Glycine riboswitch aptamer from uncultured Nocardioides sp., 107 nucleotides, folded computationally.
RNA sequence: GCUCGGGAGAGUCUUCGCUCGACCCGCCGCGCACGUCCGACGGGGUCGGGAACGAAGCGCCGAAGGGGCAAUUCCUCCCCGGAACCUCUCAGGCGCCCGGACCGGGC
Numbered sequence: 001g002c003u004c005g006g007g008a009g010a011g012u013c014u015u016c017g018c019u020c021g022a023c024c025c026g027c028c029g030c031g032c033a034c035g036u037c038c039g040a041c042g043g044g045g046u047c048g049g050g051a052a053c054g055a056a057g058c059g060c061c062g063a064a065g066g067g068g069c070a071a072u073u074c075c076u077c078c079c080c081g082g083a084a085c086c087u088c089u090c091a092g093g094c095g096c097c098c099g100g101a102c103c104g105g106g107c
Stems, first nucleotide, its partner, number of pairs: 001107006011058001013057005018050008028039002031037001032035001059094003065090001066088003072084004
């Protein structure tokens, strides 16, 4: 380095748009048994579902990668210096899948 297996954390949050379903209103009209009946398209409103469609906002995680030694720890008793599963969260991630430091087996 390749391959197989294991492998954590954090909202499937909120809002709007979009979409699906139900109900109500009203419009139009066929039917006739003329009714508080029935039916289709488009319109308005309410409720529920969807985020794995789009956008915005806030919160959070850290174990790809990246930055930093300011604290902690280690290299080492001290300084200098370096490193880290330490720290910062740029990136990435917060339903599943994928990814995933690191660990184990094989080559």

About this RNA:
NCBI's taxonomy places the organism under Bacteria, Bacillati, Actinomycetota, Propionibacteriales, Nocardioides. The RNAcentral record of the sequence draws on MGnify. Its mean pLDDT, the model's own confidence on a scale to 100, is 75. Rfam family: Glycine riboswitch aptamer. Rfam links the family to the GO term glycine biosynthetic process.